Small-subunit ribosomal RNA from a metagenome, 1390 nucleotides, folded computationally. It matches the Rfam family "Bacterial small subunit ribosomal RNA".
[in-house]
RNA sequence: GUAGAGUGGCGAAAGGGCGAGUAAUGCAUUCCUAACGUACCUCAGAGUCGAGGAUAGCUCGGGGAAACCCGAAUUAAUACUCGAUAUACCCAUAGGGUGGCUUCACCUCUUGGGCAAAGGCUUGCUGCUCUGAGAGCGGGGAAUGUCCUAUCAGGUAGUUGGUGAGGUAACGGCUCACCAAGCCUUAGACGGGUAGCGGGUGUGAGAGCACGACCCGCCGCAUCGGGACUGAGACACUGCCCGGACUCCUACGGGAGGCUGCAGUAACGAAUCUUCCGCAAUGCCCGAAAGGGUGACGGAGCAAUGCCGCGUGCGGGAUGAAGCCCCUCGGGGUGUAAACCGCUGUCAGAGGGUACCAACACAAUGAGGACUCUCAGAGGAAGGGCCGGCUAACUUCGUGCCAGCAGCCGCGGUAAUACGAAGGGCCCGAGCGUUAAUCGGAAUCACUGGGCUUAAAGGGUGCGUAGGCGGAUCUGUAAGUGCUUUGUGAAAUCCCACGGCUCAACCGUGGAACUGCUUGGCAGACUGCAGAUCUUGAGGUCGACAGAGGUUGUCGGAACUCUAGGUGGAGCGGUGAAAUGCGUAGAUAUCUAGAGGAACGCCGAAGGUGAAGACAGGCAACUGGGUCGAUUCUGACGCUGAGGCACGAAAGCGUGGGGAGCGAACGGGAUUAGAUACCCCGGUAGUCCACGCCCUAAACGAUGUACACUAGAUCGUGGAGGUUCUGACACUUUCAUGGUCGAAGCAAAAGUGAUAAGUGUACCGCCUGGGGAGUACGGUCGCAAGGCUAAAACUCAAAGGAAUUGACGGGGGCUCACACAAGCGGUGGAGCAUGUGGCUUAAUUCGAGGCAACGCGAAGAACCUUAUCCUGGGCUUGACAUGCACGGAUUAGCUGCCUGAAAGGGCAGUAACACCCUCUGGGUGGAACGUGCACAGGUGCUGCAUGGCUGUCGUCAGCUCGUGUCGUGAGAUGUCGGGUUAAGUCCCUUAACGAGCGAAACCCCUGCCGCUAGUUGCCAACAGGUAAUGCUGGGGACUCUAGCGGGACUGCCGGUGUCAAACCGGAGGAAGGUGGGGAUGACGUCAAGUCCUCAUGGCCUUUAUGCCCAGGGCUGCACACGUGCUACAAUGGCGCGGCACAGAGCGAUGCAAAGCCGUAAGGUAGAGCAAAUCGCAAAAAACGCGCCCCAGUUCAGAUUGAGGUCUGCAACUCGACCUCAUGAAGCCGGAAUCGCUAGUAAUCGCGUAUCAGCUACGACGCGGUGAAUUUGUUCCUGAGCCUUGUACACACCGCCCGUCAAGUCAUGGGAGCCGGGAGCACCCGAAGCCGCCACGAUUCAGUGGUGUCGACGGUGAGCUCGGUGACUGGGACUAAGUCGGAACAAGGUA
Repeated sequence: GUAGAGUGGCGAAAGGGCGAGUAAUGCAUUCCUAACGUACCUCAGAGUCGAGGAUAGCUCGGGGAAACCCGAAUUAAUACUCGAUAUACCCAUAGGGUGGCUUCACCUCUUGGGCAAAGGCUUGCUGCUCUGAGAGCGGGGAAUGUCCUAUCAGGUAGUUGGUGAGGUAACGGCUCACCAAGCCUUAGACGGGUAGCGGGUGUGAGAGCACGACCCGCCGCAUCGGGACUGAGACACUGCCCGGACUCCUACGGGAGGCUGCAGUAACGAAUCUUCCGCAAUGCCCGAAAGGGUGACGGAGCAAUGCCGCGUGCGGGAUGAAGCCCCUCGGGGUGUAAACCGCUGUCAGAGGGUACCAACACAAUGAGGACUCUCAGAGGAAGGGCCGGCUAACUUCGUGCCAGCAGCCGCGGUAAUACGAAGGGCCCGAGCGUUAAUCGGAAUCACUGGGCUUAAAGGGUGCGUAGGCGGAUCUGUAAGUGCUUUGUGAAAUCCCACGGCUCAACCGUGGAACUGCUUGGCAGACUGCAGAUCUUGAGGUCGACAGAGGUUGUCGGAACUCUAGGUGGAGCGGUGAAAUGCGUAGAUAUCUAGAGGAACGCCGAAGGUGAAGACAGGCAACUGGGUCGAUUCUGACGCUGAGGCACGAAAGCGUGGGGAGCGAACGGGAUUAGAUACCCCGGUAGUCCACGCCCUAAACGAUGUACACUAGAUCGUGGAGGUUCUGACACUUUCAUGGUCGAAGCAAAAGUGAUAAGUGUACCGCCUGGGGAGUACGGUCGCAAGGCUAAAACUCAAAGGAAUUGACGGGGGCUCACACAAGCGGUGGAGCAUGUGGCUUAAUUCGAGGCAACGCGAAGAACCUUAUCCUGGGCUUGACAUGCACGGAUUAGCUGCCUGAAAGGGCAGUAACACCCUCUGGGUGGAACGUGCACAGGUGCUGCAUGGCUGUCGUCAGCUCGUGUCGUGAGAUGUCGGGUUAAGUCCCUUAACGAGCGAAACCCCUGCCGCUAGUUGCCAACAGGUAAUGCUGGGGACUCUAGCGGGACUGCCGGUGUCAAACCGGAGGAAGGUGGGGAUGACGUCAAGUCCUCAUGGCCUUUAUGCCCAGGGCUGCACACGUGCUACAAUGGCGCGGCACAGAGCGAUGCAAAGCCGUAAGGUAGAGCAAAUCGCAAAAAACGCGCCCCAGUUCAGAUUGAGGUCUGCAACUCGACCUCAUGAAGCCGGAAUCGCUAGUAAUCGCGUAUCAGCUACGACGCGGUGAAUUUGUUCCUGAGCCUUGUACACACCGCCCGUCAAGUCAUGGGAGCCGGGAGCACCCGAAGCCGCCACGAUUCAGUGGUGUCGACGGUGAGCUCGGUGACUGGGACUAAGUCGGAACAAGGUA
């Protein structure tokens, strides 16, 4: 000398972190402190004299594992002690002056008492002491503001104040003693919950609403709790002591610790960074300085966390590559995009350079950053969300209510722009989406800026406290108010201007703003306050008037029931119908007398009164209110009204009465599937009275009270006037009150409209999606029942209002239809036929399913038909179409053979057509054939992807449009109303005027007449002829045929009717009011039917789900149903070469005559006929004659046996017909149900399509004979129009309620159990301050003891919050559970 330690000084109370606590001891703003402090810094004044004793360190010794401690000796100071001095300062005291906001402040001055100091070094600085002042920083106080909760309404004993004392820097119950009984509170005390506060931040047009990261200010905290010490400052983050919890060390005796500092670790968690560099800058601390310290700070790192800037290239480049996607297969998209050509050089990279951050006298000093130059090179650098609507952006495939999506609405069940993928597109872009959160939109808490008749919402009504609001005139005041002004409103932020980083973000400078609080002044209208005056608001007085206003008492008649008696004699009563019930012991009925209770007919009303509830026989007493008139008095005395008080229907409760009728519960009878109901017979509480409770109602005008203003009309009630000589009547004016209609306005509309829901004012109450729920818990009231107050979890995407259009109604009105009724005939019973279901089967192919499937597709299933029907056998470019390529004359066809059930397969022979050429022949080509490729094929699926066609309501009279008008609109009007019609047919009226599709008409058949035309039809006259016949000549007259016309239009007459439409009757006429019949089917409904007629999207299949073939099946039979046929008989059956009369059809692989054969089916034969010519073809019933004689028959014909005929390749499964024999059920059909109104029903036969034949008794046509009944709309069914209700709109086959059962969820109660929080009382009592005692000592200390207070802890009784709990209560939700059927229509009992 350095480093370290120690003494001393200063700092360590700053800086840094966090927000647990705190609703006021906090914070913000403005003030006050005359009730205060302040180290370091600045200024001013004064001073710095003398003396003394110790103690760390160090050394020695000792204890302990350690932390650390003990003893001895020794030493210094700006450490410590004593003395001196005192301008001043402090205390006490006596005066004076100035000022002030209460106690006072400041200045000056008398006397007495008290208190200082420190030195150091490079001699010029820096310290030190006292005092005053300043700056800055603090302490304390006041006012105002500062979240939710009243399911917290009373709180408080140091509590509130006083006196005195203590304590503090300082005021103060801050503390203590005593005294008094105050203090706070609905303007929310006290309690509970939540929260740091502000500048500001986000959002918003603003007002607001929400928030309080980063930055700044304040507060609070430092492991949890308590405490003091030191100090200028702390009750102290990295100081001390004590207690608790936790962690660590230990030698078990004891010790140590506090990251809410910077990094970092672990854990928790959805989640949040580097154990970096530096004191270079800024700042702080120490220092005289050099300098030191500083995880403050300056920087870097990590994270797209945010904001800002930049890049990932730029230019050219095709009628446009490839790939991928779509496609109508033509093409289109991606797309100048790429490739390719030519350029540029940001960022990143490499290398170099220089200012700056640097300022501290000079020099030196950069952790890190920036700037700049050169180089190479398009190279290293694009993603995310979305594409159904909101909302910009669309296709394909996959999937098939699955997988999934979803903010709301909602997508997905085979064509998904909504899921997943792809292509394409849209929006952003180093980001894009999601989630969470706030504000906005949201006028959806409405101050700005909402509502309350019916959507949520007027208190049940009044009186009235606080409060809010308040008439006219004048004066004053100046609290509110306006203007101006003072101070403040920190800085940052926001805004404006300018400036600095290349721009921006960012930053700087200046301004403005900070809407607030505060000081002074002015104004004096308005509000307030004070005073004076006024009469119109309000009240009083006087005179009249009306009234179910209230209370009490008393009286009355009618009815009813009961009692007694008389008459009377079998029922009464009750209902939809009955029964229970009453009655021969005499009911009901009737008469007389008596008793009882309740209610008061007529008047009576759109009436009256009352605050509301409510009030009704008469009279009396007491009593409240109202109206009119007079203009007589007071002089704003008023309005509203949170709490409060009173009243308050019915039911209900308590005590005592009363009890006729009625009548919950209850009993019985009915009804019913049941009937704990509706109906009936009884009947107890109750209904009535007195007193006391209850306090709710759809307590409604669903409409709070008061006042003012704003067109009218009309009716009622109560008054007062006028007109007239008076009165009545009439007219008229006015006040009050009760209604109706209505202008403007209002209203979503309905509606309201001087009695407002209009326009305003004042005050109160109430609402804020539905359910949960007017519930739970708590409080309070009540005897109870229960009332008042009043949530949440959870759940839904609605709940609701008014109106509109429909649909529906066991709503209404009008009208129609074989709808019913009146009739006739059937079905349902039998047998058979046929279709269907079911069953069966290898298969019994498929479709059709109330009406509107079931003799339906099918107008012909033995094979064929015929089908993914079944069994079996085969074919694979195919049974059929088109195209391409190759082959080559092989082929097609025909003939024959083999195999096979056939199809098919195999073999042999023959060998066609067209064209060209050089024609013995050759070549080419189409078709064919073979091979291959495209493709064919599918009666496979989806009729809920479709077209077309069809059924049905319904041949019902409806369905719409344009323009106009009305309505906010949906929509209405037209289309309604009065007539009329078959009809929305027509007429009239009319805010409608017109029009369209339907209706009608036009078309066809039929009924009458005429004209034309007469063959195959006809035949009157004439002529001829035959056994007979229009057979022949001929004729057109007639019938008829088939073409054209006429005719019928309410045209005419009468009546009715609106001068109408039209209806009724009549005439004429073949026909009369649409003459009869047909065709014709509006807008639409039924996701009606059909993918198996056809067409067609998509899907599926491709040696099969296609195609061919054989056999079987579609015919199967214990049953059930539909549609028919034939019957059950005498109005019938049978017989008779007894006899008569149609129409419409059909006929050439066809109809087939005469003749002959057969009992017959039929056979044979073949005339004639492409048909007004010939044939089918006999019509039948009817009529005539005869038999049968009421019976299972001479009814009926099933079934079965035998024998035949016909068709056909073939009649076994499985055809029809004929003959003989057989001879079943059935004697007219239960419940129920069908058709038909005139040439109809009924009955009789004939024909045709399909078809080889036929199961046809079916279907479609044709004619013959030929009725009965209805002149009505009550009922059943259906339909149309108008109207009404509706909670329906998938539209009544609708909607919808409750219990029970199942699952899930949240919640209340609950014997209890567990935990948290804040207090109270008592016990214990650490550390520590203070007090006291003792020891100690020069003093200060210190040691020991003790007292009050006192943290933690313990005990106890309660309060409060939460968790859990056997069991239990209700609630919510959940495609297809059970029972009923409560509501919506008159919902079937409003």